[in-house]
RNA sequence: CCGUGCUCCACGGGGACCUUGCGGAUCUCUCGACCCGAACGCAUAGCGGGGUGCAGAGCCUAUUGUGAGACUUGUAUGAAUACGGCAGACUUUAUAUAUACCGUUGAUAGCGCAGGUAUUUAUGGCAUAGUCCAUCGAACCGUGUCAGGACGGGAACGUAGCAGCACUAAGGUGUAAACUAUGGGUGUAUUUAUUUUCGAAGUAGGUAUAUAUAAAGAAACCCUUAUUUAUAUUUGACGAUAGAUAGUGGCACGG
Numbered sequence: 001c002c003g004u005g006c007u008c009c010a011c012g013g014g015g016a017c018c019u020u021g022c023g024g025a026u027c028u029c030u031c032g033a034c035c036c037g038a039a040c041g042c043a044u045a046g047c048g049g050g051g052u053g054c055a056g057a058g059c060c061u062a063u064u065g066u067g068a069g070a071c072u073u074g075u076a077u078g079a080a081u082a083c084g085g086c087a088g089a090c091u092u093u094a095u096a097u098a099u100a101c102c103g104u105u106g107a108u109a110g111c112g113c114a115g116g117u118a119u120u121u122a123u124g125g126c127a128u129a130g131u132c133c134a135u136c137g138a139a140c141c142g143u144g145u146c147a148g149g150a151c152g153g154g155a156a157c158g159u160a161g162c163a164g165c166a167c168u169a170a171g172g173u174g175u176a177a178a179c180u181a182u183g184g185g186u187g188u189a190u191u192u193a194u195u196u197u198c199g200a201a202g203u204a205g206g207u208a209u210a211u212a213u214a215a216a217g218a219a220a221c222c223c224u225u226a227u228u229u230a231u232a233u234u235u236g237a238c239g240a241u242a243g244a245u246a247g248u249g250g251c252a253c254g255g
Stems, first nucleotide, its partner, number of pairs: 001255006009053003012030005020043004034050004060247005069238001071236001074233009084223002088221001090217013111199002114196005121189004126183006133174004142167004150159003
């Protein structure tokens, strides 16, 4: 140096959860990942049985390095929810200015007759559905009665039961009236509000838009805060797997 046999050893590992910690179990990542068994076990950390491989090795140790993956810190953005707010925007009121229009041929506000619309309540009509009612409705596998026949018995009698007949379930059809519910471009009455034409009385202002100022409001937009969640980025401690370097590397037999 070569060959053979045996043995140490290896036949997975990481993250989350759980735990004082480790393993098993659960979820998950990577990957080439031997099978079976028991319980939850143990305190430097798995156990028992079988099989395979094997020591210049896909083994072990140290350093370096790649980096799947989940966890974690902060920030930004979006969404949802909740409390609060009124800076903006919005709504209302008042004042001022500007513009346009209406008005003594009588405006605005208020009042009256008639009509339109919406709303409240009552009572009807119509439609639909259901209830009620009527009727139909089961070869056997529903009910009752069950001729004949069958079974058991010495007999008395008993048992199951087809056809037929009757009844009903699911379901179907019909329904004048009644009850319940729902619906509408539904009738009448009623309550409130708004609006149109017209009328009487009365007499001088009124309406719209824009800007500015002041006050008030909070349903939505918006603002502040908090919680949850998603995405992006970032911090930290882990970290499978690929790679690099160095080291350890058993006992025998034969050549």
Record summary:
Bacterial large signal recognition particle RNA from Candidatus Avigastranaerophilus faecigallinarum, 255 nucleotides, folded computationally. Lineage of the source: Bacteria > Bacillati > Candidatus Gastranaerophilales > Candidatus Gastranaerophilaceae > Candidatus Avigastranaerophilus. Its Rfam family is "Bacterial large signal recognition particle RNA". From the family's description: The signal recognition particle (SRP) is a universally conserved ribonucleoprotein involved in the co-translational targeting of proteins to membranes. The family's RNA type in Rfam is non-coding RNA gene.